Small-subunit ribosomal RNA, central domain from Sphagnum magellanicum, 350 nucleotides, folded computationally.
It matches the Rfam family "Bacterial small subunit ribosomal RNA". Its family is annotated with structural constituent of ribosome and ribosome in the Gene Ontology.
The full RNA is in RNAcentral, with records from SILVA.
Taxonomically the source falls in Sphagnum (Eukaryota, Streptophytina, Embryophyta, Sphagnopsida).

Context: one part of a larger RNA
RNA sequence: UUGGGUGUAAAACAUUUAUAAGUGACUUUUUAAGUCCGCCAUCAAAUCCUAGGGCUCAACCUUGGACAGGUAGUGGAAACUACCGAGUUGGAGUACGGUAGGGGCAGAGGGUAUUUCCAACGGAACGAUGAAGUGUGUAGAAAUUGAAAAAAACACCAACAACGAAAGCAUUCUGUUAGGCCGACACUAACAUUGAAAGACAAAAGUUAGGGAAGCAAAUGGGAUUAGAUACCCUAGAAAUCUUAGCUAUAAAUGAUGGAUACUAAGCGCUAUGUGUAUUGACCUAUGUAGUGUUGUAGUUAACGCGUCAAGUAUCUUGCCUGGGGAGUACGUUUGUAAGAAUAAAAUUC
Numbered sequence: 001u002u003g004g005g006u007g008u009a010a011a012a013c014a015u016u017u018a019u020a021a022g023u024g025a026c027u028u029u030u031u032a033a034g035u036c037c038g039c040c041a042u043c044a045a046a047u048c049c050u051a052g053g054g055c056u057c058a059a060c061c062u063u064g065g066a067c068a069g070g071u072a073g074u075g076g077a078a079a080c081u082a083c084c085g086a087g088u089u090g091g092a093g094u095a096c097g098g099u100a101g102g103g104g105c106a107g108a109g110g111g112u113a114u115u116u117c118c119a120a121c122g123g124a125a126c127g128a129u130g131a132a133g134u135g136u137g138u139a140g141a142a143a144u145u146g147a148a149a150a151a152a153a154c155a156c157c158a159a160c161a162a163c164g165a166a167a168g169c170a171u172u173c174u175g176u177u178a179g180g181c182c183g184a185c186a187c188u189a190a191c192a193u194u195g196a197a198a199g200a201c202a203a204a205a206g207u208u209a210g211g212g213a214a215g216c217a218a219a220u221g222g223g224a225u226u227a228g229a230u231a232c233c234c235u236a237g238a239a240a241u242c243u244u245a246g247c248u249a250u251a252a253a254u255g256a257u258g259g260a261u262a263c264u265a266a267g268c269g270c271u272a273u274g275u276g277u278a279u280u281g282a283c284c285u286a287u288g289u290a291g292u293g294u295u296g297u298a299g300u301u302a303a304c305g306c307g308u309c310a311a312g313u314a315u316c317u318u319g320c321c322u323g324g325g326g327a328g329u330a331c332g333u334u335u336g337u338a339a340g341a342a343u344a345a346a347a348u349u350c
Base pairs, nucleotide, nucleotide: 004321005320006319007304008303012318015200016199017198021194022193023192025088026087027086028085031082033081034080035077036076037075038074039073041071042070043069049065050064051063052062053061054060091191092188093187094186096183097182098181099180103177104176105175106174107173108172109171110154114150115149116148118146119145120144125136126135163168206247207246208245209244210243211242215241220236221235222234223233258317259316260315261314262313263312266295267294268293269292270291271290272289273288274287275286276285299306300305323350324349325348332343333342334341335340
């Protein structure tokens, strides 16, 4: 390499769009490239195989023949792939009628809580802890009441629920924008699927330049604990956390499970929607489609488990794996302000 694999043993790119390329529905016409069937030429001899012959046999020597296969030419076949032309609607899409949603972006409004400040009242403690101390307070704290300001986050509803490609997404309202699902069946007529390279998006932390800064809080100061305590606990607290415009491109980015299509027992739910039944209506009841859970049969698995949302049965296609360490490291290259990221060995050792 092949074979074999990829939930947990090595291995599914974080996700998605899409080019090249691979693969691709049904009917029919053409061509004959692939494919199949003949014929012919050739593929030195020796070797191998086989039927004989010669050395007394054998090894050995020798005569003839063949299998299997390659290449070129030529004559046919037309089922399949491919090509040409025409059509079909089941895949796919467009339009139409509905519909659910924390999908995205922008703007406006709201009420708790917290902190600060002001005023009133009050008059010695408060706060913290296992216990304390640092800390705050007679320059009037804490507690209580009223008024104001600020920034951040949105209790209950809330769910095993919804939406989104993933990251993610929840106070209310408005504007704008994208996708899904259901229904009917009007239109296009295979327009599909996967997808190297490439592009887009991408939590938190980090970073550049402005703004903002209530709470919280890496670093840091102090107090405790301790043999020590660069910690756990307490008291303070500058970055960060928020926002605008960029950069960074990584996560246990997880369902540790790539995508698409088809098929294969049932039971019990939830979400959206359609139909029948029922009805004033909401229920109830029977069922279809799409999604999302749970138990489980067959099957599968090393086992755990998975089990119509498969890790079952098949087809197409992409990435990746090949003993442990060295190492996701060195060198080189690309990229970034940097931190780093991407690509990616070997010596050597067991």